Predicted 3D model of a 147-nucleotide RNA (c-di-AMP riboswitch aptamer (ydaO/yuaA leader)) from Syntrophomonas sp. The organism belongs to Syntrophomonas, within Bacteria.
[in-house]
RNA sequence: AAUUCUCAUAAGCCUAAUCUCUAGUAGAUUCAGUAAAGGAGAGCGGGGGAACCAUUAAUUGGGGUGAGUUUCCGGUUUAUGCCGGGAUAGGGCGGCCCUUUAGCCCGAAUCCGUCAGCUAACCUCGCAGGCAAAGAGGGGGGAGAAU
Repeated sequence: AAUUCUCAUAAGCCUAAUCUCUAGUAGAUUCAGUAAAGGAGAGCGGGGGAACCAUUAAUUGGGGUGAGUUUCCGGUUUAUGCCGGGAUAGGGCGGCCCUUUAGCCCGAAUCCGUCAGCUAACCUCGCAGGCAAAGAGGGGGGAGAAU
């Protein structure tokens, strides 16, 4: 270098929701494991906010985050609404990576408080929570073995 064979699955997934330092510091101490809070930095994500442009209204209130929108049937309620089931716009998985696909899952919730279009400068907020979905084709890379 070439050929053949084998392997990878909780170091994974949804989400912006992560990393580093403070720090082997405190504590513990047989070992293993190896801080937290607060603060700082980086990174990722959201909101407000000119000109220009757009909009023409004004309780049927309006608006934001998010994939989570629109409907049908049944029950309940004075009504709004709520509960259950079936679809659906749309979203996610498909485990070494990319891509295609069988198949599977979700299709919620919540916030502002009468108020916000876009939006440079500028201002400001968040980095939580919840899970385990493993088939196949093509291409690529990694490790091991044999010749």
Its mean pLDDT, the model's own confidence on a scale to 100, is 75.